[in-house]
Context: one part of a larger RNA
């Protein structure tokens, strides 16, 4: 100088406590771990691995395993020699690729080019190994206040000093002391959404109008007025006041120096290593979906604040041309037939809890809906392994969970739906949107992470 203390001071954070919904018992899904397997490809392993890469595994993807077959190769560039000759089509074989046969038919200055195809050669090609060779990009401390550097001072030197001290703040905020003076990267701010207000311009919104709404510009908050405290302040606190809105108004984007040889050669890149009739490259099937098991994350429930069943309301952010589809008609449904109307502010797409009425009567029940049986429906070359979805029919465990644990501080957390990216099909998960709409923080003495000072140390 750091780091570390069951050393001290000060101070913070859903870090405890107050609460209010979980989680840990069930059943199901999903991810992992272990087993199993011909394969169950491969990564990621405390926080910061485990609905993570995977924003979509039947084939494909695909890297994995078994078979069949290919060789200059499925794809680049170059050269050398050959070739009137391929590709498409047709037959044979076959599971498919692949193999074997047949085969009309280019341009042209007739030289041979240019295409094709074939032999060679330089070479392609690897989701093959190293993330302890890297580029790139991410996590993570941490949105935490802090990291630093010129010059000048001190100190033999490491280094100090500034940045330490009084206050104050979300903050190394900002003030006031000070051997300092000043500046850089982070702090705010400048960006974007949103919450009033005015103008402006409106068609496909609203309906005829200083006006919802949609777009575009602008104002508007600054502790700025005004009282009170801080011994003093150009500093900041409490409180009123006006006001759509205060004391950062509420949310995003934004992530210093640097740790962790953190995470990615399987996203790309790219060193070195390897493997070259195979560790390339096609093609049929199987696995990535296994099942005695343990763990994560979830989902639906255990009911009466609740089922069911009739009735009737109220959104938003998206999406839509090989799509989105109304109304029709046909099916108990899922759907199927047909097609107005929409490249959409125009046209499509029941919001559900919520309200009203009724029935159910505490019972493993009209609660749950696993799980099995039959019947259909979609999508796709194809749903056996291995998809979704519908009707009947079955109705398991569950009676609210032990030690422990997790989110959350407001339009939030619970609750209830809705979109949407991938996507032929397939969502309990991601990302997003609007509907209802709480409880509770006395406090920092306790757990756990941090910031700054100070101290001890035999660590560095």
């Nucleotide at each position: 100088u750091g780091a570390c203390g069951g050393g001290g001071g000060c101070c913070c954070g859903c870090a405890c406590a107050a609460g209010c919904a979980g989680c840990g018992g069930a059943g199901c899904g999903u991810g992992u771990g272990g087993u199993u397997u011909a394969a169950u490809u491969c990564g990621a392993c405390g926080u910061a691995a485990c609905g993570c890469g995977c924003a979509g595994a039947a084939c494909c993807u695909c890297a994995c395993c078994c078979a069949g077959a290919c060789u200059g190769g499925a794809c680049a560039u170059g050269g050398a020699c050959c070739u009137g000759c391929a590709c498409a089509c047709g037959c044979g074989u076959g599971a498919a690729a692949g193999c074997g046969c047949g085969g009309a038919g280019c341009c042209u200055u007739c030289g041979a080019g240019g295409g094709u195809g074939g032999u060679c050669c330089a070479c392609a090609g690897a989701u093959g190994c190293u993330g302890c060779a890297u580029g790139g990009c991410u996590g993570u401390c941490g949105u935490c206040a802090g990291c630093u550097c010129g010059u000048g001072u001190c100190g033999u030197g490491a280094g100090a000093u500034g940045u330490u001290g009084g206050g104050u703040u979300a903050a190394g905020u900002c003030c006031c002391g000070c051997a300092a003076c000043g500046a850089g990267c982070g702090c705010a701010a400048c960006c974007c959404c949103u919450g009033c207000c005015c103008g402006g311009u409106g068609u496909u919104a609203c309906u005829u109008g200083u006006g919802u709404c949609a777009c575009c510009g602008g104002g508007g908050a600054c502790g700025g007025g005004c009282g009170c405290c801080u011994g003093g302040a150009u500093g900041g606190g409490c409180g009123c006041a006006g006001g759509a809105a205060g004391g950062c108004g509420g949310g995003g984007a934004u992530g210093a120096c640097g740790u962790c040889a953190a995470g990615u050669c399987c996203g790309c890149a790219u060193g070195g290593c390897u493997c070259u009739u195979a560790c390339g490259g096609c093609u049929g099937g199987g696995g990535c979906u296994a099942c005695a098991c343990a763990c994560a994350c979830g989902c639906u429930a255990c009911a009466a604040u609740g089922g069911c069943c009739a009735g009737g309301a109220c959104a938003a952010u998206g999406g839509g041309g090989g799509g989105c589809a109304a109304g029709g008609c046909c099916g108990c449904a899922a759907g199927g037939c047909g097609g107005a109307g929409c490249g959409a502010a125009u046209c499509c797409a029941c919001a559900a809890a919520g309200c009203u009425g009724g029935u159910c009567g505490a019972a493993g029940u009209g609660c749950a809906g696993a799980u099995c049986g039959a019947g259909g429906g979609c999508u796709g070359c194809a749903a056996c392994u291995c998809g979704c979805c519908c009707u009947c029919g079955u109705g398991a465990a569950g009676g609210c969970g032990g030690a422990g644990u997790u989110g959350c501080u407001a339009g939030u957390a619970a609750c209830g739906g809705c979109g949407u990216a991938u996507c032929a099909g397939c969502a309990a998960a991601g990302c997003g949107c609007g509907g209802u709409g709480a409880a509770u923080a006395c406090g920092u003495a306790c757990c756990c992470g941090g910031g700054c000072c100070u101290u001890g140390u035999a660590c560095a």